[in-house]
RNA sequence: UGGGUCGGCCGGACGGCCGCGUCGCGGGCGGUUCUCCGCUCGUGCCGAGGAACGUCCGGGCUCCGCAGGGCAGGGCGGUGGGUAACACCCACCCGGAGCGAUCCGCGAGACAGUGCCACAGAGAACAGACCGCCGGCGUCCCUUCUGCGUGUCAGAAGGGUCACGGUAAGGGUGAAACGGCGGUGUAAGAGACCACCAGGGGCCGCGGUGACGCGGCCUGCUCGGCAAACCUCGCCCGGAGCAAGACCAGACAGAGGAUGUUGACGCGGCCCGCCGAGUCCUCGGGUAGGUCGCUGGAGCGGCACGGCAACGUGUCGCCGAGAGAGAUGGCCGUCGAUGGGGCGAGAGCCCCGGAACAGAACCCGGCGUACAGGCCGGCCCAUUCG
Numbered sequence: 001u002g003g004g005u006c007g008g009c010c011g012g013a014c015g016g017c018c019g020c021g022u023c024g025c026g027g028g029c030g031g032u033u034c035u036c037c038g039c040u041c042g043u044g045c046c047g048a049g050g051a052a053c054g055u056c057c058g059g060g061c062u063c064c065g066c067a068g069g070g071c072a073g074g075g076c077g078g079u080g081g082g083u084a085a086c087a088c089c090c091a092c093c094c095g096g097a098g099c100g101a102u103c104c105g106c107g108a109g110a111c112a113g114u115g116c117c118a119c120a121g122a123g124a125a126c127a128g129a130c131c132g133c134c135g136g137c138g139u140c141c142c143u144u145c146u147g148c149g150u151g152u153c154a155g156a157a158g159g160g161u162c163a164c165g166g167u168a169a170g171g172g173u174g175a176a177a178c179g180g181c182g183g184u185g186u187a188a189g190a191g192a193c194c195a196c197c198a199g200g201g202g203c204c205g206c207g208g209u210g211a212c213g214c215g216g217c218c219u220g221c222u223c224g225g226c227a228a229a230c231c232u233c234g235c236c237c238g239g240a241g242c243a244a245g246a247c248c249a250g251a252c253a254g255a256g257g258a259u260g261u262u263g264a265c266g267c268g269g270c271c272c273g274c275c276g277a278g279u280c281c282u283c284g285g286g287u288a289g290g291u292c293g294c295u296g297g298a299g300c301g302g303c304a305c306g307g308c309a310a311c312g313u314g315u316c317g318c319c320g321a322g323a324g325a326g327a328u329g330g331c332c333g334u335c336g337a338u339g340g341g342g343c344g345a346g347a348g349c350c351c352c353g354g355a356a357c358a359g360a361a362c363c364c365g366g367c368g369u370a371c372a373g374g375c376c377g378g379c380c381c382a383u384u385c386g
Base pairs, nucleotide, nucleotide: 001382002381003380004379005378006377007376008375009374010373012335013334014333015332016331017330018329020047021046023044024043025042026041027040028039029038030037031036049357053368054367056366057365058364059363060362061241062240063239064238068272069271070270071269073237074236075235076234077233078092079091080090081089082088093107094105095104096103097102108232109231113230114229115226116225117224130171131170132167133166134165135164138162140160141159142158143157144156145155146154147153148151179197180196182194183193184192198222199221200219201218202217203216204215205214206213207212245292246291247290248289254283255282256281257280258279259278266274267273299318300317301316302315303314304313305312306311339352340351341350342349343348
């Protein structure tokens, strides 16, 4: 210098004017008479995001009496840690990709059992004979030789066809064909046997908290894949959700039916267990107001310490929306990244244009997805120079 890879941060800036929302303070008017409430004016503080989004996981909180036992159902799945918890994060292990930085993996079990493996192919799991290879017996044909009984004869050798059989070395099919390679062996072959290599299993030693790694010995054991198929093993999970739920004020009118102390309703889909008097349906009537929950919290920032890290502990500082079907906006000026056009030999100058995805509603921790662009840093590879 070029290419790559990973991580962090920002996501228009400044000023002016107008406007909107909660809250505080002050004024005016009204309900009326301290208070309080409503309307309005002024003023002050604050007022969307890195994803506020999707609502996919995990928690807090609230109610279901306690959140009880079992079944069913669901989730998770290398190891060790972090955390309130997790399907998240960190570190490591194993496997795969890459020269490398680094990336990817829904990573338990396929000798518990069942099932599946498209198409092609002869055969898809304790397999298979299509081509090829081989030839012991049989059938038929051809050639040569020999024999005599001279024949459509018999025998021998060689070659060929068909049938039967052997063979998993070679070809071919496939994502996958029952280890690889060399030899012995054989009619041809084959872990049938042997050496080496690869894998599996068993035993032992060493290192590591562990997943696992390294090494030694024995064993021809050679065993396909799929569990995001059923299933098995281990661990975890009660349900509903802020329209949860609590309180205040106010209004009204009951009637009919069903069912229930032989246990209803309720505590999730079922059973057990618990509880103990109401519950459900139809018609009719009333109200649809206020307060709390509500935002100070597993909070944010700095520093120190522990830890490889995720994170934890201590200390100092800070307060940053909270609603009513719901405010957070608009205009102007200056500056503005990439981009487009023009001028210029070049450095550069001028003009145009003016940011993306998207917006809280009980609150957190994650994940996933969207995003115009910008800034910073670590590392790797190639090249050049010293």
The prediction has a mean pLDDT of 77. A computed fold for a 386-nucleotide RNA from Microbacterium betulae, annotated as Bacterial RNase P class A. The model forms 97% of the base pairs in the Rfam consensus. The organism belongs to Microbacterium, within Bacteria. Rfam family: Bacterial RNase P class A. Gene Ontology terms of the family: dimeric ribonuclease P complex, tRNA processing and ribonuclease P activity. Rfam classes the family as a ribozyme. The RNAcentral record of the sequence draws on ENA. The gene name in the source record is rnpB.